Transfer RNA from a Candidatus Pacearchaeota archaeon, 71 nucleotides, folded computationally.
The RNAcentral record of the sequence draws on ENA.
[in-house]
RNA sequence: GCGCGAUUAGUUAAAUGGCAUAAUGUUUGGUUUCCAACCAAAGGUCACGGGUUCGAUUCCCGUAUCGCGCA
Numbered sequence: 001g002c003g004c005g006a007u008u009a010g011u012u013a014a015a016u017g018g019c020a021u022a023a024u025g026u027u028u029g030g031u032u033u034c035c036a037a038c039c040a041a042a043g044g045u046c047a048c049g050g051g052u053u054c055g056a057u058u059c060c061c062g063u064a065u066c067g068c069g070c071a
Stems, first nucleotide, its partner, number of pairs: 001070007010024004018054001026042005047063005
């Protein structure tokens, strides 16, 4: 330099053109002499920019970061 893949909650992941989900973590309450465990509830996310579309996390283009391969 060229090609391919990935980027979603604090972390690990799922999902799909129509309200974004789970586990774990966080917070609050309950239980307990206390802690842990358990129960209930709450809050928290589509890497960035542009385009297509009635509607984009999803499709297209570019940028950034990471990984793999070729030279």
The prediction has a mean pLDDT of 80. The source organism's lineage runs through Archaea, Nanobdellati and Candidatus Pacearchaeota.